[in-house]
Fluoride riboswitch aptamer (crcB RNA motif) from Firmicutes bacterium HGW-Firmicutes-14, 62 nucleotides, folded computationally. Rfam family: Fluoride riboswitch aptamer (crcB RNA motif). A reference for the family is Ren et al. (2012), "Fluoride ion encapsulation by Mg2+ ions and phosphates in a fluoride riboswitch", Nature. Model confidence (mean pLDDT): 77 of 100. Lineage of the source: Bacteria > Bacillati > Bacillota.
């Protein structure tokens, strides 16, 4: 370095997918913020965190 065998590989963290890290949960963890008694109105972000892709938004150049 290659091959073979065995074993392991849960869920969740405000909208998608991959990798890494962290935290939480065992039918729970989780289900954003602000104003308002409620009804309702307004605001930010595709991340829990980092990064890549996709979608969306804004600007510039060709």
């Nucleotide at each position: 370095a290659a091959u073979a065998g065995c074993a392991a590989a849960g869920g969740c963290g405000a909208u998608g997918g991959g990798g890494c890290u962290c935290g939480c949960c065992a039918a729970a963890a989780c289900u954003g913020c602000u104003g308002g008694u409620u009804a309702c109105a307004g605001c930010u972000g595709a991340u829990a965190g980092c990064u890549c892709c996709u979608a969306c938004c804004g600007g510039u150049c060709a």